This is a predicted structure of a 120-nucleotide RNA (SAM riboswitch aptamer (S box leader)) from a soil metagenome.
RNA sequence: CUCAUUCAGAACAGCUGAGGGAUCAGGCCCUGUGACGCUGUAGCAACCGUUAGAAGUCGAAAGGCUCUAAGACAAGGUGCUAACUCCUGCCGAGAGACAUCCGUCUCGAGGAAAGAUGAG
Numbered sequence: 001c002u003c004a005u006u007c008a009g010a011a012c013a014g015c016u017g018a019g020g021g022a023u024c025a026g027g028c029c030c031u032g033u034g035a036c037g038c039u040g041u042a043g044c045a046a047c048c049g050u051u052a053g054a055a056g057u058c059g060a061a062a063g064g065c066u067c068u069a070a071g072a073c074a075a076g077g078u079g080c081u082a083a084c085u086c087c088u089g090c091c092g093a094g095a096g097a098c099a100u101c102c103g104u105c106u107c108g109a110g111g112a113a114a115g116a117u118g119a120g
Base pairs, nucleotide, nucleotide: 001120002119003118004117005116006115011041012040013039014038015037019030020029021028024089025088026087027086042081043080044079047077048076049073050072051071052068053067055066056065057064058063085114090111091110094107095106096105097104098103
């Protein structure tokens, strides 16, 4: 840089000792009943991985892709185990309140950006 996923799921112990929830701002939370971090063990998930089909599709073939409850599995490589990526911020279909000229305010499907994880 590209692609995919991002409202599911899964915690105990030891060490440490004051902050933490990516960044900035606002909010809201967690936290001396010990957070964050590190280590161990356990677990979750199924991206990579292993494997099957009487399915579909592309291909000359090898094979690829899709589907099969998330096809099945979980030894290995990652990842993850408070809250949707904690929420909002930018755009915005649309809806509502006030005003019924200009307009102000509220809600808001969806999208973008940024981040995270994996594969290349």
Background:
It matches the Rfam family "SAM riboswitch aptamer (S box leader)". About the family: The SAM riboswitch is found upstream of a number of genes which code for proteins involved in methionine or cysteine biosynthesis in Gram-positive bacteria. Its family is annotated with regulation of gene expression in the Gene Ontology.